This is a predicted structure of a 592-nucleotide part of an RNA (large-subunit ribosomal RNA, domain I) from a soil metagenome.
[in-house]
Context: one part of a larger RNA
RNA sequence: GGCGUUUGGUGGAUGCCUUGGCAUCAGAAGGCGAUGAAGGAGGCGGAAGGCUGCCAUAAGCUUCGGGGAGCUGUCAAGCAAGCGUUGAUCCGAAGAUUUCCGAAUGGGGAAACCUACCGUGGUAAAGCUACGGUAUUCUUACCUGAACACAUAGGGUAAGAAAGCGAACGGCGUGAACUGAAACAUCUAAGUAGCGCUAGGAAGAGAAAACAACGUGAUUCCCUAAGUAGUGGUGAGCGAAAGGGGAAGAGCCUAAACCUGUAGUAUGUAAUAACCUGCAUGUGUUAUGCUACAGGAGUAGUGGGAUAUAAAAUUCUUACGUAUGCAGAACGUAAGCACCUAGUAUAUUUAUUAGUUGAACAGCUCUGGAAAGGGCGGCCAAAGAGCGUGACAGCCGCGUAAAUAAAAAUAAAUAGUAUCGGUGAUUUUAUAUUCCCGAGUACCAUAGAGCACGUGAAAUUCUGUGGGAAUCUGCCCUGACCAUGGGGUAAGGCUAAAUACUAUCUGAUGACCGAUAGUGCACAAGUACCGUGAGGGAAAGGUGAAAAGAACCCCGGGAGGGGAGUGAAAUAGAAACUGAAACCAAAUGUCU
Numbered sequence: 001g002g003c004g005u006u007u008g009g010u011g012g013a014u015g016c017c018u019u020g021g022c023a024u025c026a027g028a029a030g031g032c033g034a035u036g037a038a039g040g041a042g043g044c045g046g047a048a049g050g051c052u053g054c055c056a057u058a059a060g061c062u063u064c065g066g067g068g069a070g071c072u073g074u075c076a077a078g079c080a081a082g083c084g085u086u087g088a089u090c091c092g093a094a095g096a097u098u099u100c101c102g103a104a105u106g107g108g109g110a111a112a113c114c115u116a117c118c119g120u121g122g123u124a125a126a127g128c129u130a131c132g133g134u135a136u137u138c139u140u141a142c143c144u145g146a147a148c149a150c151a152u153a154g155g156g157u158a159a160g161a162a163a164g165c166g167a168a169c170g171g172c173g174u175g176a177a178c179u180g181a182a183a184c185a186u187c188u189a190a191g192u193a194g195c196g197c198u199a200g201g202a203a204g205a206g207a208a209a210a211c212a213a214c215g216u217g218a219u220u221c222c223c224u225a226a227g228u229a230g231u232g233g234u235g236a237g238c239g240a241a242a243g244g245g246g247a248a249g250a251g252c253c254u255a256a257a258c259c260u261g262u263a264g265u266a267u268g269u270a271a272u273a274a275c276c277u278g279c280a281u282g283u284g285u286u287a288u289g290c291u292a293c294a295g296g297a298g299u300a301g302u303g304g305g306a307u308a309u310a311a312a313a314u315u316c317u318u319a320c321g322u323a324u325g326c327a328g329a330a331c332g333u334a335a336g337c338a339c340c341u342a343g344u345a346u347a348u349u350u351a352u353u354a355g356u357u358g359a360a361c362a363g364c365u366c367u368g369g370a371a372a373g374g375g376c377g378g379c380c381a382a383a384g385a386g387c388g389u390g391a392c393a394g395c396c397g398c399g400u401a402a403a404u405a406a407a408a409a410u411a412a413a414u415a416g417u418a419u420c421g422g423u424g425a426u427u428u429u430a431u432a433u434u435c436c437c438g439a440g441u442a443c444c445a446u447a448g449a450g451c452a453c454g455u456g457a458a459a460u461u462c463u464g465u466g467g468g469a470a471u472c473u474g475c476c477c478u479g480a481c482c483a484u485g486g487g488g489u490a491a492g493g494c495u496a497a498a499u500a501c502u503a504u505c506u507g508a509u510g511a512c513c514g515a516u517a518g519u520g521c522a523c524a525a526g527u528a529c530c531g532u533g534a535g536g537g538a539a540a541g542g543u544g545a546a547a548a549g550a551a552c553c554c555c556g557g558g559a560g561g562g563g564a565g566u567g568a569a570a571u572a573g574a575a576a577c578u579g580a581a582a583c584c585a586a587a588u589g590u591c592u
Base pairs, nucleotide, nucleotide: 001591002590003589004588005587006586007585008584009583015577016542017541020513021512022510023509024508025507026506027505028504029502030501031165032164039101040100041099042055043054044053046079049075050074051073061095062094063093064092065091066090070083071082072081106115107114108113116134117133118132119131120130121129122128136162137161138160139159140158141157142156143155144154169200170198171197172196173195174194180187184233210216211215220247221246222245223244224243230238231237251494252493253492254438258296259295260294261293262292263291264290265289266288267287274283275282276328277327278326279325280324281323301472303437304436305435306434307432308431309430310429311428312427313426316336317335318334319333320332321331322330337424338423339422340421346415347414348413349412350411351410352409353408355404356403357402361377363376364375365374366373378395379394380384386398387397388396443467444466445465446464447463448462449461453479474489475488476487477486478485529536530535552563553562554561555560
C1' cells in the first nucleotide's frame, strides 16, 4: 500500500410524520371607492426587533348580545405592573376614532414632503393657533357678460354625478406570427394571442319581414342529428342546419293615423269664421294651415289600427269643471271603492353573522416509563365520523347523531292588510272612392366582410361608394332567376329563468402530494439575494410523553470533553427521530 472484517466519524438518502399545498362538489357572495378605496409610509406595548392588531381615543374606545374564570396576541420563557363573579380576557352585531401618502382633489412635488388663500372660533389684536372649505370635467339651475345694438363666446355661484382599484367569466372594436400544408403564395394557425373601450352578477340574445313543406310557434344552454350535408391549391383542413330528446319558460312598450293643450309662425281682421247641441245672451289676436313639445289614443298578420256612419252588448259610486242661464249629451279632474303584479314600505317565516344541550366503566387484572394494548366483566348507541390524550379509546377530553338560541345587522320567500305603482268606458259587428302602419330605409350596381359556404349557379346578413321605392290591390322571404303555391310583416325599444366564471367566505370529499414532492413559499417568502430598471427569485420542517434542557465536581483561556444527575432511551444532549451510500480514520486478519 491492496483486499477483507469490526468499531467509529462524516454525510443526510430512506422510513414514519404533517402545521402546508392541489383538485372537485355544494352553499354564500359577486364588488370596494371623494362619507377618500386597493395598496403603502410612519407610528402605537413597561421592555430592543420581526409577525399580527390598531391609529395621537393608536395590540385599542362605546353600546348591545353571547360566554363564565381566568386574563394582559405571537416568535418567547421569565420579570415588572395591573385587570377580573359590580362578570374581565375572549366571540358576534352596531357605532366612535381612523396620522401621512395614494384616484389624491387648494398649489407644488424627487409618493409618504414643501407651501398658500378664504371663513369661523380662540384673543384687545395678530404675521400665532384650532376647525372647516378651496382640483378637473359633465349635467341642471341661476348671476353676469366682450369684439358688436340685441345676442353669443367667455366668467362666476350652487346642487348632483364621474374619476381610481379588482381573479376569471361577458359585449364591442382592432388584430398578428410561429405552425400545418411534410417547400410555399390562396388556405391553415385564428378572428386565436396581444392591444383598446366598456358592463353586470352574470353579460349577450329574445317575442318571427323565423323555420319548414306534415307542420312548428321568442331567446338561451345541453345531448343528438354528424364528422353527415357541404366547403376546400377538391390539398392540408374547415364543417353546419332543420328535425328529435331534455333544462328553463313570460311576455310587453312605443312611432304613425286621430283628438286636446302650450309655444312659435303664416294667413285672416269685426264676421258670412269660432266658442258641444237647442233657445237666448255674451266674448273678440277666441279662427284656419304649418312646425315643435307635452298629454290622450294605438300596436297587428285568421292583417291591425285611426276616422266617419249605423247597430248591439255589458257598464263601480259621488263631487266639481268644460263663457253665462235652462234642458240634454259627452269628456276631463279629484276622492272613495274594486281589481292587478316582473313588488315601495310593513308584517310573518326561513337563512346567515356569536352560541347552548348532548348517552355510556375513575371497573378488576397482566405487560410496560406510560394503557387507549392482552385477559375478565359491564354499559350507551337517532351518537361505532374524526381528532387528541405518555402505544391502538363508542363509554377520558374536544366532538359526533339529534335537538335548540339572537338585543343588533343582512338576505330571501310569502301576504295586496297599509302606502307607492298600474287598471277600472269599453267591447263586438257591418259599411267606406277616407287616413296610418318606422326612408336616404328596403332594393339595385360596384368594392369588401360575415354566414360551415375560399365568387362560386350564391340566396340570406353587414358595411364603403353611386343610384334609389312602395303603405295592405303594399312589402320581404322561400339558396341565382321566373311562375304558381306557402310563410312572414323589416328599417324603434324593454324583458326573469335555464347558461359562463371564482379573486373571496363556509362546509364536505379525494385509488391527490407528503418537505428535490405538493403552491415559488408547511419555516422572518414574493423574504434573503441579484438587477439602474422592467424584472428575476431561493435555501431552510421533526429532541422528548413531559424540558424533566444536564445542579454539583474535574481538565481547559475558551470551545469541547470526563464524571454525577434527568429520562423508558442521552449512539434522544439541543450540530438532536430514523441515520443508507460515496468519503475518512482506528483496530485486526491476510497478501506483496
Rfam family: Bacterial large subunit ribosomal RNA. Its family is annotated with structural constituent of ribosome and ribosome in the Gene Ontology. The coordinates come from a structure-prediction model, not an experiment, and the mean pLDDT is 81.